[in-house]
RNA sequence: UAAAGAAAAGGGCAAAGGUUUCUAAAGGAACUGACGCAAAGCCACGGAUCUAAAGCUUUUUAAACAAAGCCAUGACCGCCGGGUUACCUUA
Numbered sequence: 001u002a003a004a005g006a007a008a009a010g011g012g013c014a015a016a017g018g019u020u021u022c023u024a025a026a027g028g029a030a031c032u033g034a035c036g037c038a039a040a041g042c043c044a045c046g047g048a049u050c051u052a053a054a055g056c057u058u059u060u061u062a063a064a065c066a067a068a069g070c071c072a073u074g075a076c077c078g079c080c081g082g083g084u085u086a087c088c089u090u091a
């Protein structure tokens, strides 16, 4: 340096739920709480998935409002792949 994570050591992170808060929503943040995780550290680069404010289309209406459909520029790294950084040890 590379590979591996069976057994160790020191530890680390923190799901769902709850409270508060931001947001149109998805979702995010803080506290709490632990389902789990050897990268469950970081990055939205590719795919998947979620949402649909704005926009477009349709219905309706005198016109609006409303409803439905399409659509990320939004989200998500604890969905998969990729990139990148890293503790310990070596059956």
Stems, first nucleotide, its partner, number of pairs: 003090003012037002017032006035078001041084003045081003049075002055070005

A computed fold for a 91-nucleotide RNA from a Bacillota bacterium, annotated as c-di-GMP-I riboswitch aptamer.
The sequence was found by an Rfam model in a public genome assembly.
Its Rfam family is "c-di-GMP-I riboswitch aptamer". Rfam links the family to the GO term cyclic-di-GMP binding.
The prediction has a mean pLDDT of 90.